[in-house]
Context: one part of a larger RNA
RNA sequence: GGCGUAUGGCGGAAGCCUGGGCACACAGAGGCGAAGAAGGACGGAGCAAACACCGAAAUGCAUCGGGGAGCCGUAAGCAGGCGAAGAUCCGGUGAUGUCCGAAUGGGGAAACCCGCAUGAGCAAGACUCAUGCAUCCUUCAGCGAAUACAUAGCUGGAGAGAGGCGAGACGCAGGGAACUGAAACAUCUAAGUACCUGCAGGAAAAGAAAUCAAACGAGAUUCCGUAAGUAGCGGCGAGCGAAAGCGGAGGAGCCCAAACCAUCAUAUGAUGGGGUAGUAGGACCCGCACAAAGCGAAGGCCUUGGCAGCCGAAUGUCAUGGGAAGGACAUCCAGAGAGGGUGAGAGACCCGUAGGCGAAACCGAGGUUUAGCGAGCGGAGAUCCUGAGUACGGCGGGACACGAGAAAUCCUGUCGGAAGCAUCGGGGACCAUCCCGAAAGGCUAAAGACUCCUGUGUGACCGAUAGCGAACCAGUACCGUGAGGGAAAGGUGAAAAGAACCCCGGGAGGGGAGUGAAAGAGAACCAGAAACCAUAUGCCU
Numbered sequence: 001g002g003c004g005u006a007u008g009g010c011g012g013a014a015g016c017c018u019g020g021g022c023a024c025a026c027a028g029a030g031g032c033g034a035a036g037a038a039g040g041a042c043g044g045a046g047c048a049a050a051c052a053c054c055g056a057a058a059u060g061c062a063u064c065g066g067g068g069a070g071c072c073g074u075a076a077g078c079a080g081g082c083g084a085a086g087a088u089c090c091g092g093u094g095a096u097g098u099c100c101g102a103a104u105g106g107g108g109a110a111a112c113c114c115g116c117a118u119g120a121g122c123a124a125g126a127c128u129c130a131u132g133c134a135u136c137c138u139u140c141a142g143c144g145a146a147u148a149c150a151u152a153g154c155u156g157g158a159g160a161g162a163g164g165c166g167a168g169a170c171g172c173a174g175g176g177a178a179c180u181g182a183a184a185c186a187u188c189u190a191a192g193u194a195c196c197u198g199c200a201g202g203a204a205a206a207g208a209a210a211u212c213a214a215a216c217g218a219g220a221u222u223c224c225g226u227a228a229g230u231a232g233c234g235g236c237g238a239g240c241g242a243a244a245g246c247g248g249a250g251g252a253g254c255c256c257a258a259a260c261c262a263u264c265a266u267a268u269g270a271u272g273g274g275g276u277a278g279u280a281g282g283a284c285c286c287g288c289a290c291a292a293a294g295c296g297a298a299g300g301c302c303u304u305g306g307c308a309g310c311c312g313a314a315u316g317u318c319a320u321g322g323g324a325a326g327g328a329c330a331u332c333c334a335g336a337g338a339g340g341g342u343g344a345g346a347g348a349c350c351c352g353u354a355g356g357c358g359a360a361a362c363c364g365a366g367g368u369u370u371a372g373c374g375a376g377c378g379g380a381g382a383u384c385c386u387g388a389g390u391a392c393g394g395c396g397g398g399a400c401a402c403g404a405g406a407a408a409u410c411c412u413g414u415c416g417g418a419a420g421c422a423u424c425g426g427g428g429a430c431c432a433u434c435c436c437g438a439a440a441g442g443c444u445a446a447a448g449a450c451u452c453c454u455g456u457g458u459g460a461c462c463g464a465u466a467g468c469g470a471a472c473c474a475g476u477a478c479c480g481u482g483a484g485g486g487a488a489a490g491g492u493g494a495a496a497a498g499a500a501c502c503c504c505g506g507g508a509g510g511g512g513a514g515u516g517a518a519a520g521a522g523a524a525c526c527a528g529a530a531a532c533c534a535u536a537u538g539c540c541u
Stems, first nucleotide, its partner, number of pairs: 001540009015526001016491002020462002022459007029451002031165002039100003042055003046078002050074002052059001061094006070082003105114003115133007135162002137159007170201001171199005181188001185235001211218002222249005232240002253443003256387001260273005278421001280386004285379004294373002299369008309357003315330004331348002333337001339351003392416008402428001423438005478485002498525001501512004
């Protein structure tokens, strides 16, 4: 020195555990904000650095409920207090709520600086306090140019009007890639995706046929299944890819404009009545009726749910052990033998569980009631009305599964440009017949998408290199000028009983003593593998 063995050290794997995480289901909620949000800064405790909580009324205030013996957070200690006159704690409603932040009196390098007006303390002010003072929009009033009437504009009053935030979610709209695929690449694809922007809601969008169908019929929209990888589209390559119909979920239908009438010192107008259709309907004229279905703000009442809670059966002994819930022996409950805890494995010890009960205030839903809304049927006739720079066409684009194609249909940049119900559109070029419908105004639940968030529950989900990045004071420490990036880190014990006292040592650390079932559980703390290190020793060299 190597190999082996033993004993230690170092180290922190496997195991066991879980206060955390993940996913899903059901239900709720789906917003907050100038009445100042989200998010912060700075403060607040007798001693107080941090977290949590709170705001100069600061570890809290008022009140209404719950609850019932302890309490003054995590978090010990010292000191001092509170509580059956019901504290602490839990829930509802309020009060207070510095400064920054949309931030809004002006400024600004956020949490700071500087004002003006009115009022108050207080007679006064350089003092203090309170209130108001941004912009835009809407509306009202006054003033009011060039320019006569006007208009622009200015000033003032009023408005729980807007602004900002929120999940990298879901929706609609305006813009809109490339990598990639085509085994290269340009049409094409990726993809109307990613991304940017605007706007909104709890859902959004769509929606009450100028629809589809096919000679039969259906009857708004949306979503699911199917039709179907079909019909088609396609450098007919890669690839893209319907619809009707059928089966389901759900189910709802309505309102204007116009004709005509009335009112308004006058008007291409406003308001009210009227009216809303495709077997055309309506106005107008005639005849008959004249109130119901239904909807329904806010409030009342009833029911119900939410936001604190409450009741809730039944076991003892013996032995072992540190400890009994395990064992033994007797017994009981069960509408409760889910689960968790308790010194080892508990239906009957604790919390619970089955089953029941409960709200002063606040919030939600349903029912009922009331204001209010809501007006029909038939006929005749062809006088009036029925959405115009529209439909449609040319050219250029785009959307439709459909790439210009035989290319209908929809949108429109540009040029042109109808009809007027004896009308007009569609049925995939186009024409006829036939059929279906009524554009150029608007509203509309449910079925359907999503989950930052709340409650409950579940898991052939994870178990600390896993599971969220984060089980732990984590979006922290740390890195970066910045946008941004982004960790590591859990476990004594049943209980701190966390080791008084003595000894060595400057200390660290250790040896006794003591606690404990155990200290080789001693805080570098469950268990403690391997690498690696040391000591001892056997063999070899």
Record summary: This is a predicted structure of a 541-nucleotide part of an RNA (large-subunit ribosomal RNA, domain I) from Bacteroides sp. Its mean pLDDT, the model's own confidence on a scale to 100, is 84. NCBI's taxonomy places the organism under Bacteria, Bacteroidota, Bacteroidia, Bacteroidaceae, Bacteroides. It matches the Rfam family "Bacterial large subunit ribosomal RNA". Rfam links the family to the GO terms structural constituent of ribosome and ribosome.